[in-house]
Context: one part of a larger RNA
RNA sequence: UGACGGGGACCCGCACAAGCGGUGGAGCAUGUGGUUUAAUUCGAAGCAACGCGAAGAACCUUACCCGCUUUUGACAUAGGGAUCGAGAGAUUAAGAGAUUAGUUUCAUCGGUUAGGCCGGAUCCCAUACAGGUGCUGCAUGGCUGUCGUCAGCUCGUGUCGUGAGACGUUGGGUUAAGUCCCGCAACGAGCGCAACCCCUAUUCAUAAUUGCCAGCAGGUAGAGCUGGGCACUUUAUGGAAACUGCCACUGAUAAAGUGGAGGAAGGUGGGGAUGACGUCAAGUCCUCAUGGCCCUUAUGGGCGGGGCAACACACGUGCUACAAUGGUGGUGACAAAGAGGAGCGAAAGCGCGAGCUGGAGCGAAUCUCGAAAAGCCAUCUCAGUUCAGAUUGCACUCUGCAACUCGAGUGCAUGAAGUUGGAAUCGCUAGUAAUCGCGGAUCAGCAUGCCGCGGUGAAUACGUUCUCGGGUC
Numbered sequence: 001u002g003a004c005g006g007g008g009a010c011c012c013g014c015a016c017a018a019g020c021g022g023u024g025g026a027g028c029a030u031g032u033g034g035u036u037u038a039a040u041u042c043g044a045a046g047c048a049a050c051g052c053g054a055a056g057a058a059c060c061u062u063a064c065c066c067g068c069u070u071u072u073g074a075c076a077u078a079g080g081g082a083u084c085g086a087g088a089g090a091u092u093a094a095g096a097g098a099u100u101a102g103u104u105u106c107a108u109c110g111g112u113u114a115g116g117c118c119g120g121a122u123c124c125c126a127u128a129c130a131g132g133u134g135c136u137g138c139a140u141g142g143c144u145g146u147c148g149u150c151a152g153c154u155c156g157u158g159u160c161g162u163g164a165g166a167c168g169u170u171g172g173g174u175u176a177a178g179u180c181c182c183g184c185a186a187c188g189a190g191c192g193c194a195a196c197c198c199c200u201a202u203u204c205a206u207a208a209u210u211g212c213c214a215g216c217a218g219g220u221a222g223a224g225c226u227g228g229g230c231a232c233u234u235u236a237u238g239g240a241a242a243c244u245g246c247c248a249c250u251g252a253u254a255a256a257g258u259g260g261a262g263g264a265a266g267g268u269g270g271g272g273a274u275g276a277c278g279u280c281a282a283g284u285c286c287u288c289a290u291g292g293c294c295c296u297u298a299u300g301g302g303c304g305g306g307g308c309a310a311c312a313c314a315c316g317u318g319c320u321a322c323a324a325u326g327g328u329g330g331u332g333a334c335a336a337a338g339a340g341g342a343g344c345g346a347a348a349g350c351g352c353g354a355g356c357u358g359g360a361g362c363g364a365a366u367c368u369c370g371a372a373a374a375g376c377c378a379u380c381u382c383a384g385u386u387c388a389g390a391u392u393g394c395a396c397u398c399u400g401c402a403a404c405u406c407g408a409g410u411g412c413a414u415g416a417a418g419u420u421g422g423a424a425u426c427g428c429u430a431g432u433a434a435u436c437g438c439g440g441a442u443c444a445g446c447a448u449g450c451c452g453c454g455g456u457g458a459a460u461a462c463g464u465u466c467u468c469g470g471g472u473c
Stems, first nucleotide, its partner, number of pairs: 008473006015464002019428005026320008034311002042053002064306007073129001077128002079125006087106008109119003131295002134293003140289002142284003145280001147278001152191006158167003171182003197272004202240007211230003216227003243266001246260005322421001326380006338369003343362002348357003387418001392413007434456007
């Protein structure tokens, strides 16, 4: 100087408290440990690993295992030689395939001084080399997590101190804030805070198709369907608007605070992006880059099959339930945000259904994907049930060379555990929690995960004694 204290003072945070809903019990999904295995590839490890890398393991992916196979190599540059039949498709034989040996069709180099001269491509040879998801994240870059969107971290000059260092940055108030005011051996400044950026809430102007329809006319079984219009909604560009600006009170005549007016919005309006100096030798050599080390007929390359999916068990994260605020049947209205050409796929028809046939329209404010819970009516009457749906059998559908290991879905049958969950523990302060569906990325197919979107829509906060974390003295 820091850090630490079961030292003190002050302050803050869903930190506690007050509430609401969960997890921990059940079944299943998923990740991890362990065990097993020929292999169950590797990494991540308190918070800050464990629905994490992986935004999608049947083959591929794939790095692992077994077997087969290859050696200048799947890929790059350089030397020598040969060829210009380099290439694309079909096909025969052997093989699990990689590959090997053929047949056949199409196509059949460019420039040119006409010289294999220049360029390009393929094959062969030899060597330099290629290659490595091999090791070291404790050799590194880059990127990321975390404390923490916490209010801090520093510098110049000056002053004080022998010096390390201090002052400034402490103090009195105030703030979300080292925010601002006042004081002061300090005076200034920088990185942070705030603001500038984006979305959202109000309004104005401009614009008006693919959007909209008030008035006018036509028209329908119905319909902005047509003429017409751009008023409204909306869309998308630019403005305005909020600044403690105004009033009162409190305060130190300050900063500011409390209440009020006006206002769509009030004191940071709500949300996002934005992450200071640093900490954890935090994470990543398997995104990429890279030093060193190691392999070089193999630790490189290709292929078939298997594995990553195993299962006594343990943990994390979720989904579905245990029911009447419910289940079932009927009726039945209203979104937002997105995606679409190897795509989205309408109408109509077929099938109990998954789906199939069909192919209109649409590179999309035009067409398509395309609503659900709620509400209303009826029924069930507290039971392991008309709850719940695991498991299993049979029959199918779809994707795809291919669903045995190991996909998703449908119908019929089956109908397990489960009657609200011990100790403990998590999230959330408002359009939030809870609840309901919808979309997207990845993707041939496959989501209870992830990222978004809207619908319905609460309760509670006395307070800071205590728990945890943080800040100042």